[in-house]
Molecule: small-subunit ribosomal RNA
Organism: uncultured bacterium
RNA sequence: AGAGUUUGAUCCUGGCUCAGGAUGAACGCUGGCGGUAUGCUUAACACAUGCAAGUCGUACGAAGUACGAUGGGGUUUACUCUAUCGUAUGGCAGUGGCGGACGGGUGCGUAACGCGUAAGAACUUACCUUUUGGCGAGGGACAACCGCGGGAAACUGCGGCUAAUACCUCAUAGAGCUGAGGAGCGAAAGGUGAAAACCACCAAAAGAGAGGCUCGCGUCUGAUUAGCUAGUUGGUGAGGGUAAUGGCCUCCCAAGGCGACGAUCAGUAGCUGGUCUGAGAGGAUGAUCAGCCACACUGGAACUGAGACACGGUCCAGACUCCUACGGGGGGCAGCAGUGAGGAAUUUUCCGCAAUGGGCGAAAGCCUGACGGAGCAAUACCGCGUGGAGGAGGAAGGCCCGUGGGUCGUAAACUCCUUUUCUCAGAGAAGAACACAAUGACGGUAUCUGAGGAAUAAGCAUCGGCUAACUCCGUGCCAGCAGCCGCGGUAAUACGGAGGAUGCAAGCGUUAUCCGGACUGAUUGGGUGUAAAGCAUCUGUAGGCGGUUUUGGAAGUCUACGGUUAAAUCCCAGAGCUUAACUUUGGUUCAGCCGUAGAGUACUUCAAAGCUUGAGUAUGGUGGGGGUAGAGGGAACUUCUCGUGGAGCGGUGAAAUGCACAGAGAUGAGAAGGAACACCAGUGGCGAAAGCGCUCUACUGGGCCAUGACUGACGCUGAGAGAUGACAGCUGAGGGAGCGAAUAGGAUUAGAUACCCUAGUAGUCUCAGCCGUAAACGAUGGAUACUAGAUGUUGCCACAAGCAGUGUCGAAGCUAACGCGUUAAGUAUCCCACCUGGGGAGUGCGUACGCAAGUAUGAAACUCAAAGGAAUUGACGGGAAUUGACACAAGUGGUGGAUUAUGUGGUUUAAUUUGAUGCAACGCGGAGAACCUUACCAGGGAUUGACAUGGUGAGAAUCUUUCCGAAAGGGAAGAGUGCCCUUUGGGGAGCUCACACACAGGUGGUGCAUGGCUGUCGUCAGCUCGUGCCGUGAGGUGUUUGGUUAAGUCCAAUAACGAGCGCAACCCUUGUUUGCUGUUAAAUGUCUGCAAAGACUGCCAGUGUAAACUGGAGGAAGGAAAGGAUGACGUCAAGUCCUCAUGGCCCUUAUAGGUGGGGCUACACACGCCAUACAAUGGCUGGUACAAAGGGUAGCCAACCCGCGAGGGGGAGCCAAUCCCAUAAAGCCAGUCGUAGUCCGGAUCGCAGUCUGCAACUCGACUGCGUGAAGUCGGAAUCGCUAGUAAUCGUGGAUCAGCAUGUCACGGUGAAUACGUUCCCGGGUCUUGUACACACCGCCCGUCACUCCAUGGGAGCGGGUUCUGCCAGAAGUAGGUAGCCUAACCGUAAGGAGGGCGCUUACCACGGCAGGGUUCGUGACUGGGGUGAAGUCGUAACAAGGUAUCC
Repeated sequence: AGAGUUUGAUCCUGGCUCAGGAUGAACGCUGGCGGUAUGCUUAACACAUGCAAGUCGUACGAAGUACGAUGGGGUUUACUCUAUCGUAUGGCAGUGGCGGACGGGUGCGUAACGCGUAAGAACUUACCUUUUGGCGAGGGACAACCGCGGGAAACUGCGGCUAAUACCUCAUAGAGCUGAGGAGCGAAAGGUGAAAACCACCAAAAGAGAGGCUCGCGUCUGAUUAGCUAGUUGGUGAGGGUAAUGGCCUCCCAAGGCGACGAUCAGUAGCUGGUCUGAGAGGAUGAUCAGCCACACUGGAACUGAGACACGGUCCAGACUCCUACGGGGGGCAGCAGUGAGGAAUUUUCCGCAAUGGGCGAAAGCCUGACGGAGCAAUACCGCGUGGAGGAGGAAGGCCCGUGGGUCGUAAACUCCUUUUCUCAGAGAAGAACACAAUGACGGUAUCUGAGGAAUAAGCAUCGGCUAACUCCGUGCCAGCAGCCGCGGUAAUACGGAGGAUGCAAGCGUUAUCCGGACUGAUUGGGUGUAAAGCAUCUGUAGGCGGUUUUGGAAGUCUACGGUUAAAUCCCAGAGCUUAACUUUGGUUCAGCCGUAGAGUACUUCAAAGCUUGAGUAUGGUGGGGGUAGAGGGAACUUCUCGUGGAGCGGUGAAAUGCACAGAGAUGAGAAGGAACACCAGUGGCGAAAGCGCUCUACUGGGCCAUGACUGACGCUGAGAGAUGACAGCUGAGGGAGCGAAUAGGAUUAGAUACCCUAGUAGUCUCAGCCGUAAACGAUGGAUACUAGAUGUUGCCACAAGCAGUGUCGAAGCUAACGCGUUAAGUAUCCCACCUGGGGAGUGCGUACGCAAGUAUGAAACUCAAAGGAAUUGACGGGAAUUGACACAAGUGGUGGAUUAUGUGGUUUAAUUUGAUGCAACGCGGAGAACCUUACCAGGGAUUGACAUGGUGAGAAUCUUUCCGAAAGGGAAGAGUGCCCUUUGGGGAGCUCACACACAGGUGGUGCAUGGCUGUCGUCAGCUCGUGCCGUGAGGUGUUUGGUUAAGUCCAAUAACGAGCGCAACCCUUGUUUGCUGUUAAAUGUCUGCAAAGACUGCCAGUGUAAACUGGAGGAAGGAAAGGAUGACGUCAAGUCCUCAUGGCCCUUAUAGGUGGGGCUACACACGCCAUACAAUGGCUGGUACAAAGGGUAGCCAACCCGCGAGGGGGAGCCAAUCCCAUAAAGCCAGUCGUAGUCCGGAUCGCAGUCUGCAACUCGACUGCGUGAAGUCGGAAUCGCUAGUAAUCGUGGAUCAGCAUGUCACGGUGAAUACGUUCCCGGGUCUUGUACACACCGCCCGUCACUCCAUGGGAGCGGGUUCUGCCAGAAGUAGGUAGCCUAACCGUAAGGAGGGCGCUUACCACGGCAGGGUUCGUGACUGGGGUGAAGUCGUAACAAGGUAUCC
């Protein structure tokens, strides 16, 4: 510090995701040690058990015990009992004092003076410290205890006795308190000790520390919470209360107080030092430690006290729980342990008061779950270890493999060494401070020493990219993975396993959460023309900001000093634990707040006084569809009236509905009506915008120019607010010609609730009033200043210059690009509005406005990883331009109808083997299925095999005969040995057989794993590269433009200059000539072969810059002379695994191999390509003429003979310019037929034959005789062809035993037409649009049906919370008081004062009733939304998307 992800690629915008750090964490796998920390984040849920606050006998009484003394009694001289006194001790209780307000826990509540920070005045303070003074005299009770009771218990009643540092009275009181003052009021206690003395006590003052109170500032979210408030705000008033101020409380008076600088209400939350993160600013957080606050089962209340409205106190109410004898009682772990529950989740019912600290005590001491420690937990941080050195036959084994090897890997084994850790043994602390002594929970711990032995100790995650690390096997869109992008459909580095590798390491991964990255809320530090985003426009309130000069002040600003910002933490420098974590000592800075003193007027601000340039006024000009009202006008249109006239009009792509003989349309005259104002008219004018257009008049707003006379900053912006605001729509009253939603009819269409047509209502118009929105757009808020110009136009202007508008192009600059560019989207300042991924949604709810329609404000759940902008290259368009092409047109002949042949589909079949399927499959693979071929079917047979290599053994090979069988095959008999070497035993090559195993074999699957080959666009003219240049980039340029060409062919222009693959040429054939050769009896000719010449726009004329074009000459041939071969980059996952080759997979007595038979030839049907015809340009008969190119020895076969013929016999010639196939046919010359199903046509069938071949039944070809079907020129549609071409005529070859209407080739005869490019198909180039890029066979919208999800409404129902009114009123406090009770004081007494109980009044918790607000849950039914494999109906959008789209 960045990275991945939108696209075919690019730049941008923008979201999502990742890499880092952190945690009181949890989960999974694993786990050696030590140190230091930390450990219920959830149910402030409920709690068994134990402990957590006591202490003081030097405040007090007292049971008892011991001892002593004295008295008495009994037995008896020593015991015992008892009473009193004294001393010592004194359990459990009791009175009294101090402490239980600290310490410890938790975070419910609280948005608050609660907290933080900085100040302040009207206060209190036990214990402690200091100072001053005092402590005299009396009195009456109550516990304990005793007695009698009640009760299950808890506890309690009555009577009696008693002490005090308990309680009370009096005295005294200089400093105290009250009061204006005279004056009045107010205290005490003793204890221990032999004593000194010490500890207490009272009053007063002061201190320290602590606490209460007030106040400035700061302290979360929501305006879909905008008004709140009656003790509320104030009071010189009067009273009460408090330690103290104060509406803190009460009476009275006044009507205030708070709020857009956010009151009130709602939601959430303890606050802080700090902690985490971050470069910082910030953001998040508030465990442990520390400060403050609040709370103690829930709610209320007071008492005591220095202090509480009190965690382990009291009273009441409630819920829960426990005991109960049912009458009544007890309890409160948010103390430490622990239990249950909840939860993903958080420890021992441990030791000790040794240390530190606290309470009490004079002290010893006691108490202390505070604390000190140990235990549990890898929960975190830190440290250490699991060995070190050597060791290559690179062992075994695993994995991979190209089979050579590589890798795990010096890793192991093995040799030498060490002992942190571990085990055992020995020694053994500091922590202790209290005169001395004694005192250690931790702990026989830390630490030290010795011995032993590599011994006790490695895992986890990942390996497609981000992101370090790759292979094999399995699986086969399955199982699964995944943080994002995305992997998996038979070769997965992405799933699972393995080997290897990488990272971290006693841990490693995952999950959750926070910050970061994120400049993705932007102060630092973002934006708003088109990506999200400028209010529709203006006026203006608050607010913010503000020209220039001087003087003064000194608020902001700056400097110095003082106070504070607790400690801890962070940071720096040290120190202590072996180091570190950890602990500890010292220290600095920034910054905040308060205060004091200054500096300087630079800037802002405040006050005062000026200035004129901003702004305004005045005067003089000036242009204008600016506004409102009134009046007038003509053209057009429609309707009506009257003529003329006589058949259609109207409308459309074409029609029809409609109008019309009852007279339309057309035309003439007249009348009426309403709306809009042609030409001028213009990126021209005016207005804030909406908007404004015939003419005239009246009223009226604003602008511009000039002058510079006046005012003297009066300004800019503008939240709220107000005004205006197209069209459509609404209300009322008019009006209504034309147009025209709705509606009706006619068309179109598969449908057509549309587009088109005929009608036509609201509306459009006027007046009055609503509505308040538009793609209200320049998609661009307003103001000011500055920053090159050129040019058009409007106004002022005599011209020029200038000023003010309105346009175009452009400098700098800006922008993602497009583009903007003095009319900024540039450079700056000020103010306002708005934006923060797409969808859900401008929707729901709420509120406001509106008559309604609706408008304004404006969410969430859920869902996706994109949505989007600009530009690029393609592709596409029922876009534009241009161009060529048998593409159309002009012609010619066909196909589609018939019959046959052939291929295909379909059907059938045991099998009808298989591939090819738009053009680019279908007389195609197949240049030839009777067997074979053959791959298919049903049989009968064999298994190392029909074929290849290797081993062993035997035999040469081979041939003949015979039996069974359909054959394959099986059985039997016989003949028979070769070649090379040789040591004569044998060995070798080759072949055959037998055996065993490796293997053979496969026309089995996959052409979507492949090679090769091929088709197609297309013989179309294209496809690219190097360097340079342009662009942020994808890319562009070159290759575009103007000509020209068959051509990216060439020329010219040109930020391009060159080059490559294609084009052309080179090659073959034909046409002309020459030479040589061959053929021939011969030949100068024809012909054969070889070699050469020839054509190049070379020449002429015209046009043109040129390229070139047009015409001509010459020439056999003229502008590529004709034909062929030749097929760029690429496209179609095009075709072929059945030509061949080949990966993976599959079969192996079978999916391999052999065999005879059958099938590939089937046949209701459909399609394709041909053949033959339908006839007279013809058929038949007779005669007669002229080719080319091929083939031939298992061959072509002559002459001659036989047969009607196919053919047979025969045998000459020919290995071919020699012989043969082999008569060419159409043509020509005659004859006949006479328009008919024929003398056309020949299918089909019968009989008889020929040939090939082992074999013509399924299933060959041909011949003769007979038979004589359909068919009379072919619907929609469609194909070929531009010259020696079409058409027509015959001939030959390959395949092949035989079989040709197919195919390949050959020649003969031999046309018509092309104006031209509007249209159809497909192609090239340029341009344009695009939401397409799998590229239009694209993309994509909505309803409906189905699934799931969240959500709105909803008769209601059920909770929470809160407000108002009323009822009620426990405990308690305060007031009152008829009743009852009453020791201290007064009084001789009666009685009084005072007090208590009771009753009562006020306040008040729980509770109750009624009605609201708000929020949550739920609800039959219902609304839309989202998602989904994909189903139905259409085709709305993207191209002119086929009616331009959109608001």